[in-house]
Context: one part of a larger RNA
C1' cells in the first nucleotide's frame, strides 16, 4: 500500500422467553423462508473416535461464541441366521517336478491362491445420552455331532445331471405403494364476518418371517420293462434302440387365503415427578372400492445374431473296500454354532482436492398435486436459512 480487497453461492429471516460476566450467531418456544429423484433416508469404498455426556473457551472456527467435527475426561458398537472369515471357482497371481537362460531369472505341468460372481439358515414390536435383523418381549428357521426306535448295500479325489446365465420385445397375473370415494372409530360446534349437527371440519383405520394350503400362469409327455456300439475302469446312473401302460400325471411358481395375533401397534385419554422434559398405566376403530408400479411371478414366454463364464455346494450311478460291523435313509430328542467387522460421516464441515474449498465419489430407496415423466414448478416425512 491499508484497516483497502475479502470473510467462499443473493435460501432470509423476525420475535419472545432461556443460560450467562458478555448473546444477531448458543437452548426451547412461535411466526417466516428454502430443499425434497435431495440441500431427506440407507450402505459400499475411504477416514479413524470425529458418535454421546459433563466440564471448558488460550489456539482451532475467516466475525463474536456461553457453541462446535476444538480442548480435557468419563462412557459408547453385544450376531449360529447381516457382511467377512468358510466352501468354490473368473480374469489375473504364486507354481513341486519340468523347459528355456551367462548369472539375475523367464515361462509353465500338477497344484494352490485370487470375488467384483455362485454355496444352510431371522422376522415383528420395544428399548440406551450413546448399538441394535445383534439386547430384550413374543414367533421362527438352519447346519452339525450324539442318542432312541423303525428300515437298509454302503462306499468318491472318478461318472452323469444340476448349478447354469446374451440382447431386444410383448401381453398377462399379482403385490408394495398411493387415494380419501365410502364404512367404522375418537374428538370438534368454533372462527373480529353470512352461512355452518352436516352430503360439515380435524385425526385415525397398522403388522412382518415362519407354517398351512397350491391359486393366476409357465414347463416337461410320464412311468415300467428289456437292450446297448458310448461317458478313458464300472454303474442299476446319463446317452442311444424297442415294447407295453397311463390321458392326464409331474415339476415349478407370484399372489390371495388361514394360523402367527386372546398379541403388538394404535388417535387419544388419566396420574406421577415436574425447570427443560421425562415416567407409569389405560386404549376405539383397525373393513370395502379404486388406481397401481421401472418392484414379483420371470433365469418365465416370443423372437433375434453377435450365440450370451467356471467351479463346488445339492441329486443320482458304481470303482476299490467293507458286508453280524461299519455307513445310509427316515421320525423323534438332547446338544452346537467359534472367530473378525458393527460406534460415527458417507454427494460430505468426518472421503479425494494443503483450507469447516461453489469441484470429484458407486449402489439402494422414491410419498402428494401438475405432468407421458425419476422433466418443471409447489408440498409431505425428513432436513436446512450455507459462521460475519
Nucleotide at each position: 500500500g491499508a484497516g483497502u480487497a475479502a470473510c467462499g453461492a443473493u435460501a432470509a429471516a423476525g420475535g419472545g422467553g432461556g443460560u450467562g460476566a458478555g448473546a444477531g450467531g448458543c437452548c426451547c418456544c412461535c411466526u417466516c423462508g428454502c430443499c425434497g429423484a435431495a440441500a431427506g433416508c440407507c450402505c459400499a469404498a475411504g477416514g479413524g473416535u470425529u458418535c454421546c455426556u459433563g466440564c471448558g473457551c488460550a489456539a482451532c472456527g475467516u466475525u463474536a461464541a456461553u457453541c462446535g467435527g476444538c480442548g480435557c475426561a468419563g462412557g459408547g458398537u453385544u450376531a449360529g441366521u447381516c457382511g467377512g472369515u468358510c466352501c468354490c471357482u473368473a480374469a489375473g497371481g504364486c507354481g513341486a517336478g519340468g523347459c528355456c537362460g551367462a548369472a539375475a531369472g523367464g515361462c509353465g505341468u500338477a497344484g494352490u491362491c485370487g470375488a467384483u460372481g455362485g454355496g444352510a439358515a431371522a422376522c415383528a414390536g420395544g428399548u440406551c445420552a450413546a448399538c441394535a435383523u445383534u439386547c430384550c418381549u413374543g414367533u421362527a428357521c438352519c447346519u452339525c455331532u450324539u442318542g432312541u426306535u423303525a428300515c437298509u448295500g454302503c462306499g468318491a479325489u472318478g461318472g452323469g445331471g444340476g448349478g447354469a446365465c446374451g440382447g431386444a420385445g410383448a401381453a398377462g397375473g399379482c403385490u408394495a405403494g398411493g387415494u380419501c370415494c365410502g364404512u367404522c372409530c375418537g374428538g370438534g360446534c368454533g372462527a373480529u364476518u353470512g352461512g355452518u349437527c352436516g352430503u360439515c371440519c380435524c385425526g385415525g383405520u397398522u403388522c412382518a418371517a415362519g407354517c398351512g394350503u397350491g391359486u393366476a400362469g409357465g414347463g416337461a409327455g410320464u412311468g415300467u420293462c428289456c437292450u446297448u456300439u458310448g461317458g478313458c475302469a464300472a454303474a442299476u446312473c446319463c446317452g442311444g434302440a424297442g415294447a407295453c401302460a397311463c390321458a392326464a400325471u409331474c415339476c415349478u411358481g407370484a399372489g390371495a387365503c388361514g394360523c402367527g395375533a386372546u398379541g403388538a401397534c394404535g388417535a387419544g385419554c388419566u396420574c406421577c415427578c415436574a425447570u427443560g422434559g421425562g415416567g407409569a398405566g389405560c386404549g376405539a376403530a383397525g373393513u370395502g372400492a379404486u388406481c397401481g408400479a421401472u418392484g414379483c411371478c420371470a433365469u418365465g414366454c416370443u423372437u433375434c445374431c453377435a450365440g450370451g463364464a467356471a467351479a463346488a455346494u445339492c441329486c443320482u450311478c458304481u470303482a476299490a473296500g467293507c458286508u453280524u460291523c461299519a455307513g445310509g435313509u427316515a421320525a423323534c430328542a438332547a446338544g452346537u454354532g467359534a472367530c473378525c467387522g458393527u460406534a460415527c460421516c458417507c454427494c460430505a464441515a468426518a472421503c479425494c482436492g494443503a483450507c469447516a474449498c461453489a469441484g470429484g465419489u458407486g449402489g439402494g430407496c422414491a410419498g402428494g398435486g401438475u405432468g407421458a415423466g425419476a422433466a418443471u414448478c409447489c408440498c409431505a416425512a425428513g432436513g436446512c436459512g450455507c459462521u460475519u
A computed fold for a 388-nucleotide part of an RNA from Halofilum sp. (in: g-proteobacteria), annotated as large-subunit ribosomal RNA, domain III.
Its mean pLDDT, the model's own confidence on a scale to 100, is 81.
Its Rfam family is "Bacterial large subunit ribosomal RNA".
Lineage of the source: Bacteria > Pseudomonadota > Gammaproteobacteria > Ectothiorhodospiraceae > Halofilum.